[in-house]
This record gives sequence, C1' cells and structure tokens, in this order.
RNA sequence: AGUAUGCAUUCAGAACGGUUUAAUCCGUGCCAACCGAGGCAAGACCGCCCGCGGUGGCGAAACAAUGCGCUUGAAGAGGAAAAAACAGGUCUGAU
Repeated sequence: AGUAUGCAUUCAGAACGGUUUAAUCCGUGCCAACCGAGGCAAGACCGCCCGCGGUGGCGAAACAAUGCGCUUGAAGAGGAAAAAACAGGUCUGAU
C1' cells in the first nucleotide's frame, strides 16, 4: 500500500482568495466527532465537554462512501498529542 471479513455511520453541517482544460494546484479557514490524548471532587465505569494528534468532508455526476488513531525502527523497543475543556451519575476506598 492492497485484499477479504466484521462493526458503526452515511438526516444534517461547513469556504474564501489566487490558480488550472479540470476540486487542478497553493494558502488560509470552516464542518463533523469515527479513533487517540485531555477535562469534570481520590479511583473505576458511564455521561457530557474540549477540538490538541489521526481521519473524512466543505460543486454535480459516475464508481457507492467514511471510520475502526498516528509515527520512528529490520526487529527488540520507542516518540508526540500547547492553550481549550458548564453541571455531573453509579459503584468502591480512605478520612
């Protein structure tokens, strides 16, 4: 990188400038919250939150599509995730 299988979702939402034969390329921004990090009274789980890492998306059509963290290394084994983040629930422990 690809293939097969499985699970979840596909209502909604979100752009400008330059550039190109062409969502082509460049820059910046925005939407979503699928995975990772983080927050919320000590812990666990749940729930909610944040939007930092990963991912997808922000014209139509066609082929249906997206996610199930990323990354260094041959392996062993490692690395990063600023600021931000209402109010919590259940159980357990200690005082």
SAM-I/IV (S-adenosyl methionine) riboswitch aptamer from an Alphaproteobacteria bacterium, 95 nucleotides, folded computationally. The sequence was found by an Rfam model in a public genome assembly. It matches the Rfam family "SAM-I/IV (S-adenosyl methionine) riboswitch aptamer". The family is grouped with related families in Rfam's "SAM clan". The literature on the family includes a 2008 paper in RNA by Weinberg et al., "The aptamer core of SAM-IV riboswitches mimics the ligand-binding site of SAM-I riboswitches". The coordinates come from a structure-prediction model, not an experiment, and the mean pLDDT is 78.